This is a predicted structure of a 134-nucleotide RNA (c-di-AMP riboswitch aptamer (ydaO/yuaA leader)) from a Chloroflexota bacterium.
RNA sequence: ACGCUCACAGAGCCGAAUCCCCCGUUCGCGGGGGAGCGGGGGAACCAACGUUUGGGGUGUAUUGCGCGCAAGCGCAAAGGCGAACUUCGACGCCGAACCCGUCAGCUAACCCCGCAGGCGAUCGGAGCAACGGA
Numbered sequence: 001a002c003g004c005u006c007a008c009a010g011a012g013c014c015g016a017a018u019c020c021c022c023c024g025u026u027c028g029c030g031g032g033g034g035a036g037c038g039g040g041g042g043a044a045c046c047a048a049c050g051u052u053u054g055g056g057g058u059g060u061a062u063u064g065c066g067c068g069c070a071a072g073c074g075c076a077a078a079g080g081c082g083a084a085c086u087u088c089g090a091c092g093c094c095g096a097a098c099c100c101g102u103c104a105g106c107u108a109a110c111c112c113c114g115c116a117g118g119c120g121a122u123c124g125g126a127g128c129a130a131c132g133g134a
Base pairs, nucleotide, nucleotide: 012119013118014117018035019034020033021032022031023030024029036115037114038113039112040111041110046105054103055100056099057098058097062077063076064075065074066073067072079094080093081092082091086130087129088127
């Protein structure tokens, strides 16, 4: 000097997954209530001809092509993310997973549910401009 691993720190990041109050607590957290954020079911009207080739939901995460006996892999695109927000541009990254259980279009009233989890600094990083918020 380069590479790899670990620890500390925790500016911040993905996500709806946050804040306040009361009680309890083995001090990790648990129970209840409220606000806020998010999701599902559910009329009329409208829409739809769908229903084993099952169907549906959360989510950006769906599709095409190629390789492979398969598992899976590669490339590309739809879509999504990167220091308040929008537009422009550059660069980088993701492009998963899970659930319902034969069943659900939209949907006022009404009913039900969630508020998790995971990352995070070896030099790079937060760019320019416009608009505009506090």

The model forms 92% of the base pairs in the Rfam consensus. It was read from a public genome assembly, where an Rfam model found it. The prediction has a mean pLDDT of 77.